[in-house]
Context: one part of a larger RNA
Molecule: small-subunit ribosomal RNA, central domain
Organism: Synechococcus sp. 7002
RNA sequence: UUGGGCGUAAAGAGUCCGUAGGUGGUCAUGCAAGUCUGCUGUCAAAGCCCACAGCUUAACUGUGGAUCGGCGGUGGAAACUGUGUGACUUGAGUACGGUAGGGGUAGAGGGAAUUCCCAGUGUAGCGGUGAAAUGCGUAGAUAUUGGGAAGAACACCGGUGGCGAAAGCGCUCUACUGGACCGUAACUGACACUGAGGGACGAAAGCUAAGGUAGCGAAAGGGAUUAGAUACCCCUGUAGUCUUAGCCGUAAACGAUGGAUACUAGGCGUUGUCUGUAUCGACCCGGACAGUGCCGAAGCUAACGCGUUAAGUAUCCCGCCUGGGGAGUACGCACGCAAGUGUGAAACUC
Numbered sequence: 001u002u003g004g005g006c007g008u009a010a011a012g013a014g015u016c017c018g019u020a021g022g023u024g025g026u027c028a029u030g031c032a033a034g035u036c037u038g039c040u041g042u043c044a045a046a047g048c049c050c051a052c053a054g055c056u057u058a059a060c061u062g063u064g065g066a067u068c069g070g071c072g073g074u075g076g077a078a079a080c081u082g083u084g085u086g087a088c089u090u091g092a093g094u095a096c097g098g099u100a101g102g103g104g105u106a107g108a109g110g111g112a113a114u115u116c117c118c119a120g121u122g123u124a125g126c127g128g129u130g131a132a133a134u135g136c137g138u139a140g141a142u143a144u145u146g147g148g149a150a151g152a153a154c155a156c157c158g159g160u161g162g163c164g165a166a167a168g169c170g171c172u173c174u175a176c177u178g179g180a181c182c183g184u185a186a187c188u189g190a191c192a193c194u195g196a197g198g199g200a201c202g203a204a205a206g207c208u209a210a211g212g213u214a215g216c217g218a219a220a221g222g223g224a225u226u227a228g229a230u231a232c233c234c235c236u237g238u239a240g241u242c243u244u245a246g247c248c249g250u251a252a253a254c255g256a257u258g259g260a261u262a263c264u265a266g267g268c269g270u271u272g273u274c275u276g277u278a279u280c281g282a283c284c285c286g287g288a289c290a291g292u293g294c295c296g297a298a299g300c301u302a303a304c305g306c307g308u309u310a311a312g313u314a315u316c317c318c319g320c321c322u323g324g325g326g327a328g329u330a331c332g333c334a335c336g337c338a339a340g341u342g343u344g345a346a347a348c349u350c
Stems, first nucleotide, its partner, number of pairs: 003322004007304002012318001014201004021194003025088007033081002035077009049065006091191001092188003095184005103177007110154001114150008125136002162169002206247006215241002220236004258317006266295011299306002323350003332343004
């Protein structure tokens, strides 16, 4: 455990799909389960409440009476919920015509840079730092020219710009493929929203197997710095970073803000589509819808701030919180190869 809350104080699940359940548009009509209402039965006595009476009063006792309410029966009402039938088109979906996009998967191709190898020129330094040293170099380095190889990442465009449910996605081309938006209003006719369990996806790191390894680089070695320096700086450098197949399932997975719908001043940008005016046409100047930003009315907020992309005003559904530490620990269970993850206390203490 009523309640009050969840941007920053404790609290929105990482994201989506979806089962049960909960909730649900407009009109007509029937039923009457919920709902409302009349009558009625019952809810022992005692007790409580009211009135009266008896002990000198009171407590106490006796007599009489009653409300509310619960459950059952029966008659009625039909606005709302429910349910049956019929209908509707605004919600939702389909169709058709367009549009934008780093959405996804696979294949092919490209140039710059880096490192290495070979050859030429060339000679004594190079590199690195706060300064140095370790390191590389007369066995010819660095520099420079030509040729070759490899792997990884894709400068400029590039943008509070785009796409995606989130994680995330950026060289070019091709194939396959998911979604969105705009327009038409042709079709279906509430088919919707949310979603306990459940399922799928899920950065980086890590794990297994097989490859690959240019650069970077945990660990490790060395040089410095320092009182010391298991660091920061420098020279090397293994795992890893990359590919394929599988596992892991966590992040400050953040907008620290769950999803859906409706309503509530504006102003200024920007992306996509349609359109008005104008025009030969594209601009310019407007309008509508859908995104994405900034500033702000009302309102909200402890304040900061939020403010039609709400943290405003409401409804529906889910998740979560309930003092700090102990503790995201112990135990149990489930999952995992492991690392560990999920679930998740108490004693004690302040």